[in-house]
Context: one part of a larger RNA
Molecule: small-subunit ribosomal RNA, 3' major domain
Organism: uncultured bacterium
């Protein structure tokens, strides 16, 4: 000097309290432990592993498991010999992988290809995240982490950075053996709130005509859209403060004190995570730890956990009729109207590489009606039928429809999470991934709260300061 303290003192944080909604009970729907398996590849394990890698396992992926097969290989380079071909198309056999065979096939000929040899070698999701790059998480977007002269100390080190205020912040002001300085705060960047102006098409429609309709003439005001600007900066007032930073009020404003969100993530810490994204030492494998290829497997199942979703019902179901959004995608696509079907969807294809035309009819609300507190017209699991759709193929193991069945569940033990405002709770809707498969992830809007006395306590941070038998 650091770590430690069931030592003190100060500060801050959905830490606690103060609400409001879950989870732990029920069913599935998913992981993951476990137990079976021929395999149930494999990593990930307090927080910070378990709807995580996986933005999607029927085949394929796929690494595993059993059978068939191959051994210069599915890739690459280098050598040598052959060939006119190479691409293609079909026939037998076979589960295919392959095997045999026929047909076609003149663009190129110093190579390209393609096929055969030989061995150097290719290969390896084998193995070591405790050999490693780079990548990540964490602690924490917390305010801290150092340096260079000086100064003090024999020295290790200390100052500075610590004191008095302040702050979201080592933020800023004073004060001091210091004086500066650097990674971080912070702003600079994207977005959203508010106005100006510049441009009006695909968007828009106030006035004027027109219509079934912003449909069409017009318009260039509104909205919109997107380009360039303005605005907040503790600027002003009062008050407190040390006359200082700065705080408490106020005006004016669409906005006030970092405006609300985001993107950023210091030095470092856990030998964290990853050798299966790459990469990449050393070990190990080379007729196999490698390749191919049919099938299985990952989807088992007495259970145990985590994470969601659907529920118990009347602030509800149900049925009728009506209103209103926003991001987004879209040519091997999105698909209108129309027509069939109870429906999933099918026939068919206007428009559209899209502010245009599709997806899109949002849904919760609202209005009227019914059910009347029941295991129910509450739950919707399981199960039997009969169907759609992808797709070489839904039997192992896809999703959606429709009849039929109608389990369990009456609000959840100990304990235990989440949030401070357009938030929490609740409704839907869109992408990615994808033939296909969403209760997951990621956004996107709708309607929309209750509470905060305070810092005594509990966690977990940061400062000073004390103790130590640790470094």
């Nucleotide at each position: 000097u650091g770590a430690c303290g069931g030592g003190a003192c100060c500060c801050c944080g959905c830490a606690c309290a103060a609400g409001c909604g879950g989870u732990g009970g029920a069913g599935u729907a998913u992981g993951u432990g476990g137990u079976u398996c021929a395999a149930u590849u494999c990593g990930a394990c307090g927080c910070a592993a378990c709807g995580c890698g996986a933005a999607g396992a029927a085949c394929c992926u796929u690494a595993c498991c059993a059978g068939g097969c191959c051994u210069u290989g599915a890739c690459a380079u280098c050598c040598c010999u052959u060939g006119c071909a190479a691409u293609g198309u079909c026939a037998u056999a076979g589960a295919g992988a392959u095997a045999u065979g026929a047909c076609g096939g003149a663009g190129g000929u110093u190579a390209u290809c393609a096929a055969g040899g030989u061995g150097a070698c290719a290969g390896g999701u084998g193995g070591u995240g405790c050999a490693u790059g780079g990548u990540u998480g964490u602690c924490g977007u917390c305010a801290g982490c150092u340096c260079g002269u000086g100064u003090c100390g024999u020295g290790a080190g200390a100052u500075g950075u610590u004191g008095g205020g302040u702050u979201a912040a080592g933020u800023c002001c004073c004060g001091c053996a210091a004086c500066g300085a650097g990674c971080g705060c912070a702003a600079c960047c994207c977005u959203u709130g508010u106005c100006u102006u510049u441009a009006g098409u695909u968007a828009c429609c106030a006035u004027c005509a027109u219509u079934u309709a912003g449909u069409u003439g017009g318009g260039g005001a509104c909205u919109c859209u997107a380009g360039a600007g303005a605005g907040a900066c503790u600027g002003c007032c009062g008050a407190u403060g040390a006359u200082a930073a700065a705080u408490c009020g106020g005006a004016g404003g669409a906005a006030g004190g970092u405006g609300g969100g985001g993107a950023u993530g210091a030095c470092g810490u856990c030998a964290a995570a990853u050798c299966a994204u790459c990469a990449u030492g050393c070990c190990c494998u080379u007729u196999a730890u490698g390749g191919c290829c049919u099938g299985g497997u990952c989807u088992a199942c007495a259970c145990a956990c985590g994470u969601a979703c659907u529920a118990c019902a009347a602030u509800g179901g149900c049925g009728c009729a009506u209103a209103u959004a926003a991001c987004g995608a879209g040519a091997u696509g999105c698909a209108a109207u129309a027509c069939g079907g109870c429906a999933a969807c099918g026939u068919g294809g206007a428009g559209c590489a899209a502010a245009a035309c599709u997806u899109u009819c949002a849904a919760a609300a609202u209005g009227c009606g019914u059910c009347u507190c029941a295991g129910u017209u509450c739950g919707g699991a399981u199960u039997g039928g009969a169907g759609u759709c992808u797709g070489c193929a839904a039997c192992c193991c896809g999703a959606c429809u429709c009849c039929a069945u109608g389990a369990a569940g009456u609000u959840g033990g100990a304990a235990u999470c989440g949030c401070u405002a357009g938030u929490a709770a609740u409704c839907g809707c869109g992408a990615a991934u994808c033939a296909g498969c969403a209760u997951g992830u990621c956004g996107c809007g709708g309607u929309g709260a209750a509470u905060a006395c305070a810092u005594u306590c509990u966690c977990g941070g940061g400062g000073u300061u004390u103790g130590c038998a640790c470094u």